[in-house]
């Protein structure tokens, strides 16, 4: 310098071909227990890496850039 993959909740990850986003764990509250742990239930938690473009509508499609990983020279 070139090519490919990747970026979604505090962490690990889903998200079916574009219709306003989910799970597990962690944390919080309640129940249970003499108490803790374990267990059960519930709620909370996200400008979907950034900036533009296409579209009535973008996590999803396109472009550039940034971070991470891999390959080639």
């Nucleotide at each position: 310098c070139c090519c490919c993959c990747u970026a979604u909740a505090g962490c690990u990850c889903a998200g079916u071909c574009g219709g306003u986003a989910g799970a597990g764990c962690a944390g919080c509250a309640a129940c249970c227990u003499u108490u803790u742990a374990a267990g059960u239930u519930g709620a909370c938690g996200g400008u979907c890496g950034u900036u533009g473009g296409u579209u009535c509508g973008a996590u999803u499609c396109c472009a550039a850039c940034u971070g991470g990983g891999g390959g080639g020279a």

RNAcentral holds the sequence, with entries from ENA and MGnify. This is a predicted structure of a 73-nucleotide RNA (transfer RNA) from a Minisyncoccota bacterium. Lineage of the source: Bacteria > Bacillati > Minisyncoccota. It matches the Rfam family "tRNA". From the family's description: Transfer RNA (tRNA) molecules are approximately 80 nucleotides in length.